RNAcentral holds the sequence, with entries from Rfam. The RNA shown here (TPP riboswitch aptamer (THI element)) has 96 nucleotides and comes from Hymenobacter cellulosilyticus. Its mean pLDDT, the model's own confidence on a scale to 100, is 75.
[in-house]
RNA sequence: CAUAAACUUUAGGGGUGUUCUGCUACGCGGGACUGAGAAAUACCCUUGGAACCUGAUCCAGGUAAUGCUGGCGAAGGGAAAAGUGACCAGAAACGG
Numbered sequence: 001c002a003u004a005a006a007c008u009u010u011a012g013g014g015g016u017g018u019u020c021u022g023c024u025a026c027g028c029g030g031g032a033c034u035g036a037g038a039a040a041u042a043c044c045c046u047u048g049g050a051a052c053c054u055g056a057u058c059c060a061g062g063u064a065a066u067g068c069u070g071g072c073g074a075a076g077g078g079a080a081a082a083g084u085g086a087c088c089a090g091a092a093a094c095g096g
Base pairs, nucleotide, nucleotide: 001095006084007083008082009081010080011046012045013044014043016040017033018032019031020030021029022028023027052077053076054075058071059070060069061068
């Protein structure tokens, strides 16, 4: 805790960095780091919104290096509808 959690469908939103290295090299491929995801018929998020963007070429710490960690920060912006749950019941069980 029923305007529930969770799940499903459809629709929509979003990010993809750092570093080493190979090659026929302004591209393609391989390894390492963090992460849900570092281009995946994937992953995350969708207003009850910290997915993600802005501030930001920001501040502190740390790293081989990087939004790597913390701060900034519930600051500003940011993408939704339907269905299942759903029944019993009036307090318990189950579930979160």

Its Rfam family is "TPP riboswitch aptamer (THI element)". Its family is annotated with thiamine pyrophosphate binding in the Gene Ontology. The organism belongs to Hymenobacter, within Bacteria.